[in-house]
RNA sequence: CGGCCAGUAGCGCAGUCUGGUAGCGCAUCGCUCUGGGGGAGCGAGGGUCGGAGGUUCAAGUCCUCUCUGGCCGA
Numbered sequence: 001c002g003g004c005c006a007g008u009a010g011c012g013c014a015g016u017c018u019g020g021u022a023g024c025g026c027a028u029c030g031c032u033c034u035g036g037g038g039g040a041g042c043g044a045g046g047g048u049c050g051g052a053g054g055u056u057c058a059a060g061u062c063c064u065c066u067c068u069g070g071c072c073g074a
Stems, first nucleotide, its partner, number of pairs: 001073007010026004020057001028044006050066005
């Protein structure tokens, strides 16, 4: 220098192919069950999807540039 992959809630990930309400598990908080611990059940909060711009009625998803990490090549 070139190519590929990854970046989404505190953590681990899905959602991208085919644009249409941002989700799952763990964790956190509240309530209930339990003599307590542990455990179980129900419910709630938490994101502006790495950053910027563009296309579109509508973008996590498509396009361009860019940042970080990893891999391959030179």
A computed fold for a 74-nucleotide RNA from Ferrimonas lipolytica, annotated as transfer RNA. The source organism's lineage runs through Bacteria, Pseudomonadati, Alteromonadales, Ferrimonadaceae and Ferrimonas. Rfam family: tRNA. By type it is a transfer RNA. Rfam links the family to the GO term triplet codon-amino acid adaptor activity.